[in-house]
RNA sequence: GGGGGCUUAGCUCAGCUGGGAGAGCGCUUCGCUGGCAGUGAAGAGGUCGUCGGUUCGAGCCCGAUAGUCUCCA
Numbered sequence: 001g002g003g004g005g006c007u008u009a010g011c012u013c014a015g016c017u018g019g020g021a022g023a024g025c026g027c028u029u030c031g032c033u034g035g036c037a038g039u040g041a042a043g044a045g046g047u048c049g050u051c052g053g054u055u056c057g058a059g060c061c062c063g064a065u066a067g068u069c070u071c072c073a
Base pairs, nucleotide, nucleotide: 001072002071003070004069005068006067007066010025011024012023013022019056027043028042029041030040031039032038049065050064051063052062053061
C1' cells in the first nucleotide's frame, strides 16, 4: 500500500426480504422466604462507530471516514 470481517443497552450478542430496536447476564423496585442466598414479577438503561446520500420510511441499501481483527505485499 491492497483485500476481507467486525462496530447495536454496563458486558456477551441477535435483529430474516427496508416498516414493532430486542435477548441473556448485570442494575433498580416489589412479592415469597427466618434470611444479604434462591425464586417470581415489574422497571430503568440505546445519537444502532462517525458523516453524507437514496427512499414515504434505513440497524439493514450506496459513498466516505475512524477504531479493531485478519490475509496478501

The RNA shown here (transfer RNA) has 73 nucleotides and comes from Sporosarcina siberiensis.
The organism belongs to Sporosarcina, within Bacteria.
Rfam family: tRNA. Rfam's curators write: Transfer RNA (tRNA) molecules are approximately 80 nucleotides in length. It is annotated as a transfer RNA.
RNAcentral records the identical sequence in 2 taxa.